[in-house]
RNA sequence: GCAAUAAGUAGCUCAGCCAACCAAGAGCGCCGGCCUUGUAAGCCGGAAGUCGGGGGUUCAAAUCCCCCCUUUUGCU
Numbered sequence: 001g002c003a004a005u006a007a008g009u010a011g012c013u014c015a016g017c018c019a020a021c022c023a024a025g026a027g028c029g030c031c032g033g034c035c036u037u038g039u040a041a042g043c044c045g046g047a048a049g050u051c052g053g054g055g056g057u058u059c060a061a062a063u064c065c066c067c068c069c070u071u072u073u074g075c076u
Base pairs, nucleotide, nucleotide: 001075002074003073004072006071007070008069011028012027013026014025030046031045032044033043034042052068053067054066055065056064
């Protein structure tokens, strides 16, 4: 330098990616409460995301299209 039908979504690991199905989820972690003599475990509740950035299509985009960025893998 080229290629990818690889990846980028909560603090971390990931799901969702055939558009609307409820206006974005799970586990772990974090915060609060219950329980306990106390801690852990368990139970209940909560916070945390402009879905890598920008633009386009659409009534409607994390999801489709284009450009760019980062990482990974392969080729040279």
Record summary:
Transfer RNA from Aulostomus maculatus, 76 nucleotides, folded computationally. Its Rfam family is "tRNA". Rfam links the family to the GO term triplet codon-amino acid adaptor activity. The gene name in the source record is trnT.